[in-house]
RNA sequence: AGAGUCGGCCAGGUAAUCGCCGGAUUCAACCGAAUCCGGAGGAAAGUCCGGGCUCCGUCAGGCAGGACGCCAGGUAACGCCUGGAGGGUGCGAGCCCAUGGAAAGUGCCACAGAAAAUAUACCGCCAGUUUUGCUGGUAAGGGUGAAAAGGUGCGGUAAGAGCGCACCGCGCGGGUGGUAACACGCCGCGGCAUGGUAAACCCCGUCCGGAGCAAGACCAAAUAGGGGAGCAUGGGGACCUUCGGGUCUCUACCGUACGCCUGAGCGGGCUCCCGGGUAGGUUGCUAGAGGCGACCGGUGACGGUUGUCCCAGAUGAAUGAUUGCCCACGACAGAACCCGGCUUACGGCCGGCUCUCUCU
Numbered sequence: 001a002g003a004g005u006c007g008g009c010c011a012g013g014u015a016a017u018c019g020c021c022g023g024a025u026u027c028a029a030c031c032g033a034a035u036c037c038g039g040a041g042g043a044a045a046g047u048c049c050g051g052g053c054u055c056c057g058u059c060a061g062g063c064a065g066g067a068c069g070c071c072a073g074g075u076a077a078c079g080c081c082u083g084g085a086g087g088g089u090g091c092g093a094g095c096c097c098a099u100g101g102a103a104a105g106u107g108c109c110a111c112a113g114a115a116a117a118u119a120u121a122c123c124g125c126c127a128g129u130u131u132u133g134c135u136g137g138u139a140a141g142g143g144u145g146a147a148a149a150g151g152u153g154c155g156g157u158a159a160g161a162g163c164g165c166a167c168c169g170c171g172c173g174g175g176u177g178g179u180a181a182c183a184c185g186c187c188g189c190g191g192c193a194u195g196g197u198a199a200a201c202c203c204c205g206u207c208c209g210g211a212g213c214a215a216g217a218c219c220a221a222a223u224a225g226g227g228g229a230g231c232a233u234g235g236g237g238a239c240c241u242u243c244g245g246g247u248c249u250c251u252a253c254c255g256u257a258c259g260c261c262u263g264a265g266c267g268g269g270c271u272c273c274c275g276g277g278u279a280g281g282u283u284g285c286u287a288g289a290g291g292c293g294a295c296c297g298g299u300g301a302c303g304g305u306u307g308u309c310c311c312a313g314a315u316g317a318a319u320g321a322u323u324g325c326c327c328a329c330g331a332c333a334g335a336a337c338c339c340g341g342c343u344u345a346c347g348g349c350c351g352g353c354u355c356u357c358u359c360u
Stems, first nucleotide, its partner, number of pairs: 001356010012326007020039008041332001045343002048341005053212004058264006065208005070084005085099001086097004100203002105201002107197003122142002124138006150168006169192001170190005175184003216283004226274006234251007253268004290309008
């Protein structure tokens, strides 16, 4: 100097004039006026996860469905985050992971190839023979392919082959370290289960009510407490009786948050269709799993103690317009109940680390 990688911060500022929304104070009391304070984001986007809050629901169990899937932590919780293990990738700093099970079962692996898992004999090698053909043995060598019955070497054999042996690999058992996932140039046994794929079906483990601020609450006003259909209101016993019936109890039937089923509890009513009125106002609505600072603990996510601050609440939808100056010359882009994440879009400044080149 160049290239790369990881992290932090900012997201125009300032002055004046006019304009908009919320709050406080004073005046006004019909409208309103003056002064002061505050007024969009790191993603407000996506509506993908998790909750707070509100309403419905009645408890339990099972099935279905969905989500997650190495280990240990963090968190209100999570499919998120942190650290570690294993794997992949990069020269490296780093980055990525749909990471339980293939000995429960089923399916798939195109083309090529003899053959793609209950798996072979195309070429080759060896032996025999009626010799240019056939029979038998073989899977060491070659070929095909992403992948072909573990690799190297020695022995053995007609020729070979874990056929035998040594080492490696693999499986099982033990030991050591680690909370664990897991690791180990550790010990022993075994010729040995010989491919892949579960982001294929599946198996295993854990978790999961529904709907949502257009939830919900209150006030005012208006209308037609309208019309129709279906199911159920059964039976036994006891008591009372004005003999119409009433009460209690057992059983049956129906209904009872959800997709289905069962049991319990509760209730005798439940389900569907058509039509009419209102759609106005107040609230929910912002003090929070809150922000910022310091100290302590922790590798870290984060937690604890303490101090300090209040930082949008619109409702057809508020922060806009003009002028001057400064400058890093400003990209992506506007809250609508709130919060924690993830994903996507994007301009600039600063710093750490890695690699390459050159000079000293």
Source information:
Predicted 3D model of a 360-nucleotide RNA (Bacterial RNase P class A) from a Woeseiaceae bacterium. The sequence was found by an Rfam model in a public genome assembly. The prediction has a mean pLDDT of 77. Its Rfam family is "Bacterial RNase P class A". It is annotated as a ribozyme. Rfam's curators write: Ribonuclease P (RNase P) is a ubiquitous endoribonuclease, found in archaea, bacteria and eukarya as well as chloroplasts and mitochondria.